[in-house]
Description
Transfer RNA from a Pyrinomonadaceae bacterium, 73 nucleotides, folded computationally. The sequence is in RNAcentral, with records from ENA. The coordinates come from a structure-prediction model, not an experiment, and the mean pLDDT is 81. Rfam family: tRNA. Rfam classes the family as a transfer RNA.

RNA sequence: GGGGCGUUGGGCGAGUUGGUAAGCCGCUUGACCUUCAAUCAAGAGAGCGCGAGUUCGAGUCUCGCACGCCCUG
Numbered sequence: 001g002g003g004g005c006g007u008u009g010g011g012c013g014a015g016u017u018g019g020u021a022a023g024c025c026g027c028u029u030g031a032c033c034u035u036c037a038a039u040c041a042a043g044a045g046a047g048c049g050c051g052a053g054u055u056c057g058a059g060u061c062u063c064g065c066a067c068g069c070c071c072u073g
Stems, first nucleotide, its partner, number of pairs: 001072007010025003019056001027043005049065005
């Protein structure tokens, strides 16, 4: 230099044929308990690496860029 894959809450990680972001851990509050932990219940928290395009509508499709991993001249 060429090619492939990936980037989604604080962490991990799903997301089907484009139809508007699961789950787990953690966190907050409450119940229980003498208290903590455990358990149970409820809740908050992301618009998806950045930018542009297509579309009524993009995490998903297209292009460019950045970063990481792998293959290769």